[in-house]
RNA sequence: AUCUCAUCAAGAGUGGUGGAGGGACAGGCCCUGUGAAACCACAGCAACCGGUUCGUUCUGAUCGAAUGUCAGGUGCUAAAUCCUGCCCUGACGUUUUCAGGGGAAGAUGAGAA
Numbered sequence: 001a002u003c004u005c006a007u008c009a010a011g012a013g014u015g016g017u018g019g020a021g022g023g024a025c026a027g028g029c030c031c032u033g034u035g036a037a038a039c040c041a042c043a044g045c046a047a048c049c050g051g052u053u054c055g056u057u058c059u060g061a062u063c064g065a066a067u068g069u070c071a072g073g074u075g076c077u078a079a080a081u082c083c084u085g086c087c088c089u090g091a092c093g094u095u096u097u098c099a100g101g102g103g104a105a106g107a108u109g110a111g112a113a
Base pairs, nucleotide, nucleotide: 002112003111004110005109006108007107008106013042014041015040016039017038021031022030023029025085026084027083028082043077044076045075048073049072050070051069054068055067056066057065058064081105086102087101088100089099090098091097
């Protein structure tokens, strides 16, 4: 780098170093010297994987399923994935605009080759 599956309107930040960018891409709109990115420390959120004696229920069953629990491996801690992007439907209808559904792209996890 490729493929498959699941999830993405919830949640959770302080300090130090650093010194101008950042929010994937494009447009928009935002954040940022009242200090961006990045790195470090500590803290937190969540529950995807995990628990080789975690609990309860179902089950013939130690397999499996449901639900809860814990927090070891990841992940995350401005704004819905910040919004839109392609297609369809509806409202209004000249444009514009608004609402809904699906998709694409992206992110994260698990797996495959």
A computed fold for a 113-nucleotide RNA from Pelovirga terrestris, annotated as SAM riboswitch aptamer (S box leader). Rfam family: SAM riboswitch aptamer (S box leader). Its family is annotated with regulation of gene expression in the Gene Ontology. The model forms 94% of the base pairs in the Rfam consensus. The sequence was found by an Rfam model in a public genome assembly.